Overview: Small-subunit ribosomal RNA from an uncultured marine bacterium, 1527 nucleotides, folded computationally.

RNA sequence: GAGUUUGAUCCUGGCUCAGAACGAACGCUGGCGGCGUGGAUAAGACAUGCAAGUCGUGCGACAGACCAGGAAUUGAUUACUUCGGUUUGAUUUUCCGGACGAUGAGCGGCGAACGGGUGCGUAACACGUGAGAAACCUGCCUUGAAGUUCGGGAUAGCUCGGCGAAAGUCGAAUUAAUACCGAAUGUGGCCCAGGGAUAGCAUUUUCCCUUGGUUAAAGCUCGGUCAAAGAGCGCUUUUAGAUGGUCUCGCGGUCUAUCAGCUUGUUGGUGAGGUAACGGCUCACCAAGGCUACGACGGAUAACUGAUCUGAGAGGAUGAUCAGUCACACUGGAACUGAGACACGGUCCAGACACCUACGGGUGGCAGCAGUCGAGAAUCAUUCACAAUGGGCGCAAGCCUGAUGGUGCGACGCCGCGUGGGGUAAGAAGGGCUUCGGUCUGUAAACCCCUGUCAUCUGUGAGUAAGGUCUCGUAUAAAAGCUACGAGAAUUGAUAUUAACAGAAGAGGAAGGGACGGCUAACUCUGUGCCAGCAGCCGCGGUAAUACAGAGGUCCCAAGCGUUGUUCGGAUUUACUGGGCGUAAAGGGUGCGUAGGCGGUUAGAAAAGUUUGGUGUGAAAUCUUCGGGCUCAACCCGGAAACUGCACUGAAAACUAUUUGACUAGAGGAUCGGAGAGGAGAUUGGAAUUCUCAGUGUAGCAGUGUAAUGCGUAGAUAUUGAGAGGAACACCAGUUGCGAAGGCGGAUCUCUGGACGAUUCCUGACGCUGAGGCACGAAAGCUGGGGGAGCGAAGAGGAUUAGAUACCCUCGUAGUCCUAGCCGUAAACGGUGCGCACUUGCUGUGGGCGGAUUCGACCCCGUCCGUGGCGAAGCUAACGCGUUAAGUGCGCCGCCUGGGGAGUACGGUCGCAAGAUUAAAACUCAAAGAAAUUGACGGGGACCCGCACAAGCGGUGGAGUAUGUGGUUUAAUUGGAGGCAACGCGAAGAACCUUACCUGGUCUUGACAUGCCCGUCAUAGUUUUCCGAAAGGAAUUCGUCAGUUAGGCUGGACGGUGCACAGGUGCUGCAUGGCUGUCGUCAGCUCGUGUCGUGAGAUGUUCGGUUAGGUCCGGCAACGAGCGCAACCCUCGUUCCUAGUUGCCAGCGGGUAAUGCCGGGGACUCUAGGAAGACAAACCUCGUGUAGAGGUGGGAAGGUGGGGACGACGUCAAGUCAGUAUGGCCCUUACGACCAGGGCUGCACACGUGCUACAAUGCCCGGUACAAUGGGAUGCAAUACCGCGAGGUUGAGCCAAUCCAUAAAACCGGGCCCAGUUCGGAUUGGAGUCUGCAACUCGACUCCAUGAAGUUGGAAUCGCUAGUAAUGGCGUAUCAGCAACGACGCCGUGAAUACGUUCCCGGGCCUUGUACACACCGCCCGUCACAUCAUGAAAGCCGGUUCUGCCCGAAGUACGUGAGCCAACCGCAAGGAGGCAGCGUCCUAAGGUGGGGCUGGUGAUUGGGAUGAAGUCGUAACAAGGUAACC
Repeated sequence: GAGUUUGAUCCUGGCUCAGAACGAACGCUGGCGGCGUGGAUAAGACAUGCAAGUCGUGCGACAGACCAGGAAUUGAUUACUUCGGUUUGAUUUUCCGGACGAUGAGCGGCGAACGGGUGCGUAACACGUGAGAAACCUGCCUUGAAGUUCGGGAUAGCUCGGCGAAAGUCGAAUUAAUACCGAAUGUGGCCCAGGGAUAGCAUUUUCCCUUGGUUAAAGCUCGGUCAAAGAGCGCUUUUAGAUGGUCUCGCGGUCUAUCAGCUUGUUGGUGAGGUAACGGCUCACCAAGGCUACGACGGAUAACUGAUCUGAGAGGAUGAUCAGUCACACUGGAACUGAGACACGGUCCAGACACCUACGGGUGGCAGCAGUCGAGAAUCAUUCACAAUGGGCGCAAGCCUGAUGGUGCGACGCCGCGUGGGGUAAGAAGGGCUUCGGUCUGUAAACCCCUGUCAUCUGUGAGUAAGGUCUCGUAUAAAAGCUACGAGAAUUGAUAUUAACAGAAGAGGAAGGGACGGCUAACUCUGUGCCAGCAGCCGCGGUAAUACAGAGGUCCCAAGCGUUGUUCGGAUUUACUGGGCGUAAAGGGUGCGUAGGCGGUUAGAAAAGUUUGGUGUGAAAUCUUCGGGCUCAACCCGGAAACUGCACUGAAAACUAUUUGACUAGAGGAUCGGAGAGGAGAUUGGAAUUCUCAGUGUAGCAGUGUAAUGCGUAGAUAUUGAGAGGAACACCAGUUGCGAAGGCGGAUCUCUGGACGAUUCCUGACGCUGAGGCACGAAAGCUGGGGGAGCGAAGAGGAUUAGAUACCCUCGUAGUCCUAGCCGUAAACGGUGCGCACUUGCUGUGGGCGGAUUCGACCCCGUCCGUGGCGAAGCUAACGCGUUAAGUGCGCCGCCUGGGGAGUACGGUCGCAAGAUUAAAACUCAAAGAAAUUGACGGGGACCCGCACAAGCGGUGGAGUAUGUGGUUUAAUUGGAGGCAACGCGAAGAACCUUACCUGGUCUUGACAUGCCCGUCAUAGUUUUCCGAAAGGAAUUCGUCAGUUAGGCUGGACGGUGCACAGGUGCUGCAUGGCUGUCGUCAGCUCGUGUCGUGAGAUGUUCGGUUAGGUCCGGCAACGAGCGCAACCCUCGUUCCUAGUUGCCAGCGGGUAAUGCCGGGGACUCUAGGAAGACAAACCUCGUGUAGAGGUGGGAAGGUGGGGACGACGUCAAGUCAGUAUGGCCCUUACGACCAGGGCUGCACACGUGCUACAAUGCCCGGUACAAUGGGAUGCAAUACCGCGAGGUUGAGCCAAUCCAUAAAACCGGGCCCAGUUCGGAUUGGAGUCUGCAACUCGACUCCAUGAAGUUGGAAUCGCUAGUAAUGGCGUAUCAGCAACGACGCCGUGAAUACGUUCCCGGGCCUUGUACACACCGCCCGUCACAUCAUGAAAGCCGGUUCUGCCCGAAGUACGUGAGCCAACCGCAAGGAGGCAGCGUCCUAAGGUGGGGCUGGUGAUUGGGAUGAAGUCGUAACAAGGUAACC
């Protein structure tokens, strides 16, 4: 920033999204390289290998091989020989000793306390930061000084012997040292004492002098003939340093008060012990302290930091890799060695686990590097090398080093590169869409021309290498050695077939993922049909889904893309920066007051806060920035800045704090005064209700919407008198008064609190607020004792009602009252905490004071305190608030952070109890809410209208019948219409047809249209026969088009086959057009501009009159306009003009039995074209003397003259796909087409609309008068004849003001005489007529006969206000005929009534309330029933943790003891000194056994809660919600 509460709006408020990040994981996909990174879970268990050794220049011993030498020995061979021997000496063996030197073990030295791992524990001086140590240690290293003398006794190894499976162990003998011990010396150190000086910060520090005491050592190598000197490495004492460590302190960083008190070595002191060192660190004694609301103690969680991520910042979250610190090393305890450990790859003990075992006993510790199992969503190789860097040892070479350097695996992350570039329109094919024209994919591909990064192959080939060794030279004092420097030589690379470079070949090997309804960039088709599914939020899907699935296309990223999880952000949604509390969540019920916070004026001091300068520190890395190095980048290197902090120090003195002094404006006191339902106690009064007694008196009283229960003849009610008792105080009484609030109301007295006014005398900041705390606190309720008239929960009865555990009525107990005590809550509300200050006003009222005036009082003016109304600025989302602020500021307190769960559970505290107070979570929803707007609605209000009611007339509902509908039946009874606004409706004509339905029989380019192809012209058409119910099928006869360029060329027609297609009354009226109904001929519905409002909207259109009317007038922030109303149109009513045929006939003439019949005529009627006329115009009255209304006259007509056409914006998803049109879907030898028959007419029944009646205002018979609208050629039909009649035969006239057609009621005369009839005509039997192919299902009419119900119609209901109702006939459309009694028209006769708007219904306008907006046929509450989920309680059960009593007590330090044992020293010896084993004591791990606390799990049953398209019962709330609602 956006989405989401609403019909719309504004606000509050939550939820959600877009961003960035990650040690990640999962899904799909995957070309290359560089740099990083990789067990977050089970501190679970671990096979195997390696990770700490080294020194022979400390020591003894020793295998081996070799070489000079010596000694001894063997003796081949040689020479001599007296043959005995002598000599020579190859060679053998042994010893000594020198050089070389491997390996294993040992003594000894150094190292093993580093490096590496992990994050269990720890809320702590553990860490960070800054100080301190005058309270300390420090191996190796550096530096200065001084030494390194003389002796001694052992021991391992080795050898022998014993035990044991092993691990190992015991004994004997023997040996060395840089192992161990003693002595000397004493520069020096240390200690005691004395003296002097010095410094500081209290104990004290440092230096000097003197006396005394005490205290060291080890050798090895080079060198050299040897010794010595010398050199190197060591050793000892000591000084200083460096490094590393130890201890102490200030400050800083988690949650929880549902943890409020904790502590006995605890706090301090004295003394001692102990330590490297201070210290209750430990002990003895003494004192009784110490910590805590600025959070002790307890619980939960957690290694800390530099930093990392995010953010504009402030903050928030995190603490992987890298770096610093800490802690730990199977679990627990302990010490030893050592400079350093209470020790990861050491020791001892206990425990768990695992392994070996000969069962006796032993062994082990991967949170080192790899690796295994396990658990898990999840995290790598049992790799190479010491080449580099570093570490240990060594004189060194060197050895060791899973530290480290490398490589491998993983897209886990960041960065870079590539998957080609250019040209090319036949805009190919394919695919998608399509309005069928086209369009998109798309220069995209193909094709042509190029390039060669990466990968591939071949070749060349840096750098990481410095050193070390050997030789030589120089320097120093002759050489050597050592050291330093220089020269030369041969050498040292795990990575590595390296990086890089060159060459080769070929576009060849290299693109996916997600999204496309809005937020959010990107759209169409198909499938599906509230199904399958999607979804981050809103929400999509019920037959035309841009939201599901697939496809095409598009968009976004790209070797990745999405999803999930987590963190910050957006979220000013915890608000320091930067929020709120009248009504949205939120002011404590009220006051007093503690701590704390804040605090008037003035002067001085000091400098804590504050401001400023300096110094030290703030590790490195990181971040930022400037450079540099890898081709760039990531990455790496160098410099700078920064690290906002802490400490020390100098300065300043405005403000705050501190301190000293002063002041009076805040606050308080004093004096005087009046007002008041302020509080407490006591006393007292009258009216009324009820009761008791007595009198009078008689039949009712009481009560209600109507009644009943109740009381009353045993005397009520009524009335009179007397009395009893309790409670409350009429009038006064007032948005009056008082009080902190709750609250306070007859009168009087006593006691008492506070506020206010006036005076300006006193004190001198004494103030404000107020966590805890204390006190007060309506009603109801509780305890004890009283009291009890009226009223009155519970209860009883009567009504009402479907029910009525209610509302209404009659009774009535607790209670209400008093006293003493508890409770502590209310919608305890101004829904507004307290205090102070400031900021335009107007107008009431209560209590004071003052001024002016007056004799005085009032009025008036001013001022202070209170209490109201209206309003300015300002504020507010709006409503509203507005000097009594919700304005503007300051101070302090309380409270809020989505709705529900819930003010609930658990725990604590309080309470006799009821309960109060404090106060969560799981789970669930995407809202809940405030204000205002427009509607709609109300058993809200005001006004008005309508055949709406009323007043009348006539009907319907009852009968019979016609017709339509429902239902039912049926093979089918085709389908539609359904409150008004379907039901004599579509249908202005169902026997066939119609016809859409059913049964059966048939056809398949089709009954109908167009195009292509073929055929024919022997077309078309027509005749005949057969099957058949017909349709249809099979044959058959006749017939032979036009033009012409003369071509089976063209046209036309027909037939045939096949393909496109036809066809559908099949579906969707909720995809539509058009048309129609309805509200309603109701008076309304809107717009432009302006104005008002943040806005939805308002204004106009409301208001006062008036009208049939939003009609008109007046007023008005509105001014105008549009669609409606009205008028204009048609018709009827009057007159006039024009025109007279088929109409008319007054006058004139003629004629007839008679008739405008004829000649004529235009006067009249009439016809049909035009004109006039009516406008509240005239007068009177009313009225704003407007609009208009009432009346009068005139007039054919008078107040829109009657009637018609005409129907605003819209409502009902109203009706119609079956009138036609039409999108989409569906059928295609059938849902199309044809035919026959049947059905739409079926009938227990129900409803609507009619007709005919029930009779005498009538019926029947006879006579007789007067119309209009219309119709007529397959027609209307006169006349004449026939028939009782329907009708038949005949056919004059008429294409019509010409011809055709009896009007009836009425009227006159007669009959009937109140009855089921001379009413009524149904039904049925018979006989006919007409139409038509055809009257069986199923026509109409006629005649004869038959003669049903019905005697005026229950509840209920309809129409109509004048030429109307009622009543009488006539005509027409449809049509062969007819169901017509229907529909639409015509004329005749022709009424009654309207007081009026209370009520019913409908409508209009204004206003009001609203929790409704699908709009009251609305919304919505609770129990019950069912399902699911989380949670509380619960007899208990099972764990964890912790405290405490007691028991036992390993190893081990210390102490004690030490009768046993012992080499070094003393001693001639005896013995001593010293030591060891053993034993004991204290402490103590683990363990055992009791008892508590806290906490987790589970638990029959049980409580409420939440959720769930159509369950049950009622209807509590929203309108006056039908009893106003609520606490």